[in-house]
RNA sequence: CAGCGCUGGUAAAACGAUCGCGGUGGCGCUUGCGCCAUCGAGGAAAGUCCGGGCUGCAUCGGGCAGGGUGCCAGGUAACUCCUGGGGGGCGAGAGCCUACGGAAAGUGCAACAGAGAGUAGACAGCCUAAGGUGCCGGUUCGCCGGUGCACGGUGAUGGUGAAAGGGUGCGGUAAGAGCGCACCGCGCGAGUGGUAACACGUCGCGGCUAGGUAAACCCCACCCGCAGCAAGGCCAAAUAGGGGAGCAUUGGCGCGGCCCGCGUUGCUCCCGGGUAGGCUGCUCGAGCCGUGCGGUGACGCACGGCCCAGAUGGAUGAUCGUUCAAGACAGAACCCGGCUUAUCACUGGCCUGGUCU
Numbered sequence: 001c002a003g004c005g006c007u008g009g010u011a012a013a014a015c016g017a018u019c020g021c022g023g024u025g026g027c028g029c030u031u032g033c034g035c036c037a038u039c040g041a042g043g044a045a046a047g048u049c050c051g052g053g054c055u056g057c058a059u060c061g062g063g064c065a066g067g068g069u070g071c072c073a074g075g076u077a078a079c080u081c082c083u084g085g086g087g088g089g090c091g092a093g094a095g096c097c098u099a100c101g102g103a104a105a106g107u108g109c110a111a112c113a114g115a116g117a118g119u120a121g122a123c124a125g126c127c128u129a130a131g132g133u134g135c136c137g138g139u140u141c142g143c144c145g146g147u148g149c150a151c152g153g154u155g156a157u158g159g160u161g162a163a164a165g166g167g168u169g170c171g172g173u174a175a176g177a178g179c180g181c182a183c184c185g186c187g188c189g190a191g192u193g194g195u196a197a198c199a200c201g202u203c204g205c206g207g208c209u210a211g212g213u214a215a216a217c218c219c220c221a222c223c224c225g226c227a228g229c230a231a232g233g234c235c236a237a238a239u240a241g242g243g244g245a246g247c248a249u250u251g252g253c254g255c256g257g258c259c260c261g262c263g264u265u266g267c268u269c270c271c272g273g274g275u276a277g278g279c280u281g282c283u284c285g286a287g288c289c290g291u292g293c294g295g296u297g298a299c300g301c302a303c304g305g306c307c308c309a310g311a312u313g314g315a316u317g318a319u320c321g322u323u324c325a326a327g328a329c330a331g332a333a334c335c336c337g338g339c340u341u342a343u344c345a346c347u348g349g350c351c352u353g354g355u356c357u
Stems, first nucleotide, its partner, number of pairs: 001353003005350006013323007021040008042329001046340002049338005054228004061260004066224005071085005086100001087098004101219002106217002108213002123158002125154003132149007166184006185208001186206005191200003232280004242271006251265004287306008
């Protein structure tokens, strides 16, 4: 210097002036306004994917079905989140991903090819020792010899396939095969290290193998009430305390479904009519900032400081000037912790290549 290299951090134009918006506080006053002060959208406010706080059912439970998670150890209010490790995979590397409980409980699936795809196999090829059998010869009629064959042996070699009954070598055999042996692999046990997952150029035993797929059904372990601020509470006002049907204590109703139990004593449906207003919930929070200590880290503890939107036909707009990297993605609606997605700019560390010293 280069690479759409890898991985973190900051910030989200800044400053000033004029007019205009919403909240809070204060003052004045003609109670409707005026003036002053101060505060006023995000890192994702987005998606509504997880987890909670809060409110109601509602009072105490159990079971079935259903749903969620799935290596180990920590963090957290909690989580499917985060941190640190382990196993596996990808990359030349910095690094990244996680489909990570179980296939010997069962079921299913894997086109085609191939002999055979899981208690899975005999196609081509090889062999003729033993046994069987055809033919020929000999015979003491008991059988013997020769030569073929496969209905016998084999599965090393070849072929098919993504994957084919461990691999290399030596011995052995009729030809072969863990058939035997050595080494490797695999399984079991021990030892060492580690909290653990797990690791080990450690030791011993064993010829040892029924593969893949569970983000297929399933099995196992652990966890899970439901609904949601349009939750819920209060006030005011209006109408028609209207009409009809059904069940009835052996019943009805009770905020996911079913059963048991428990509570309660009425409940369900159809037609028609009135209201849709105001207040609250509504912002002090598992809050933010700084320093120190502990920890590899997520984070925790202590001390000090700060108050930072609460709209509801829904608040931030317009104009001018200056600076410059010329400004992207983009607006709270009960609140918070995450994840995911969108995104202009600046910057730290690392990897690889080239050049120079």
Predicted 3D model of a 357-nucleotide RNA (Bacterial RNase P class A) from a Rhodanobacteraceae bacterium. The coordinates come from a structure-prediction model, not an experiment, and the mean pLDDT is 78. Rfam family: Bacterial RNase P class A. The family's RNA type in Rfam is ribozyme. It was read from a public genome assembly, where an Rfam model found it.